Predicted 3D model of a 102-nucleotide RNA (SAM riboswitch aptamer (S box leader)) from an Acidimicrobiaceae bacterium. The coordinates come from a structure-prediction model, not an experiment, and the mean pLDDT is 82.
[in-house]
Parts: sequence; structure tokens; C1' cells
RNA sequence: CCAUCAUCCAGAGCGGCUGAGGCACGGGGCCUGUGACGCCGCGGCAACCAGUACACCCCCACCCAGGGGGUGCACCAGGUGCCAAUGCCCGACCGAUGAGGA
Repeated sequence: CCAUCAUCCAGAGCGGCUGAGGCACGGGGCCUGUGACGCCGCGGCAACCAGUACACCCCCACCCAGGGGGUGCACCAGGUGCCAAUGCCCGACCGAUGAGGA
């Protein structure tokens, strides 16, 4: 960066620093000097990817062995993500996150 795919009404906050904005965008409605946003520390939520176990299926001509791939289920918590309000609501060929690709 994207003419791709999946998800987005569940869940999870304290402390320190700073000091005026923030909830992407338009409108609405909210949060905010009883300290927002941001940064840092610690804590937590969840389970997209990774890992592990099991089951089934496919491929390596066939059986055994071995290997590779797919699906399902469980565990785990390594890589991300997230911790006001349904993505706050409505709108838009809008956005965010993950996976994959360039």
C1' cells in the first nucleotide's frame, strides 16, 4: 500500500507524568480541570495467528512406516490486538483489528 478474507451488541483498569482536548470523518449524542487525549509502569480481557494433543479427510502410485496439507475440537498464552458508551447512534463503494499478499 491493497477491487482479498474474517471479525466488530460478549469481555477486561488502576497508578505515575503531562495539561485540553477526545469519541477516525459529517450530523447527533456523549466523555473531560472530580484531569480527557497521549506516554510510561503494573494489572486484566479475548483467542485472529503461532505452539501442543486428539479425531477425521486428502496427497506423496498401493499396504506399513515416514512426511506434507486441510477440517473439527480441546489446551496454552509465544506474535498481535483490546480494556467509556453496540464500531456510542445515523450516514458513506466509511473505519479498526487480525490473517494473507505486494

Notes:
The source organism's lineage runs through Bacteria, Bacillati, Actinomycetota, Acidimicrobiales and Acidimicrobiaceae. It matches the Rfam family "SAM riboswitch aptamer (S box leader)". About the family: The SAM riboswitch is found upstream of a number of genes which code for proteins involved in methionine or cysteine biosynthesis in Gram-positive bacteria. The SAM riboswitch acts at the level of transcription termination control. The predicted structure consists of a complex stem-loop region followed by a single stem loop terminator region. An alternative and mutually exclusive form involves bases in the 3' segment of helix 1 with those in the 5' region of helix 5 to form a structure termed the anti-terminator form. This entry represents the conserved core of the complex structure involving helices 1-4.